About this RNA: Transfer RNA from a Gemmatimonadaceae bacterium, 75 nucleotides, folded computationally. Its Rfam family is "tRNA". Rfam classes the family as a transfer RNA. Gene Ontology term of the family: triplet codon-amino acid adaptor activity. Model confidence (mean pLDDT): 82 of 100. The sequence was found in a public genome assembly.
RNA sequence: GCCGGCGUAGCUCAGCGGUAGAGCAUCGGUUUUGUAAACCGAGGGUCGCAGGUUCAAUCCCUGCCGCCGGCUCCA
Numbered sequence: 001g002c003c004g005g006c007g008u009a010g011c012u013c014a015g016c017g018g019u020a021g022a023g024c025a026u027c028g029g030u031u032u033u034g035u036a037a038a039c040c041g042a043g044g045g046u047c048g049c050a051g052g053u054u055c056a057a058u059c060c061c062u063g064c065c066g067c068c069g070g071c072u073c074c075a
Base pairs, nucleotide, nucleotide: 001071002070003069004068005067006066007065010024011023012022013021018055026042027041028040029039030038048064049063050062051061052060
């Protein structure tokens, strides 16, 4: 340099045009002599960034950034 995959909540991930979700974690409550567990509830998001298409984009297209893998060239 080229090709491919990935980037979504604090962490691990789902969702692939029509109101952004789950588990764990955090916080509050119930329960317990107390803790853990269990149960109920709450908070938490520029969907990597910038454009484009569309009535409507996390999702499609283009460029860029970051991470991972493969290939190639030079030294």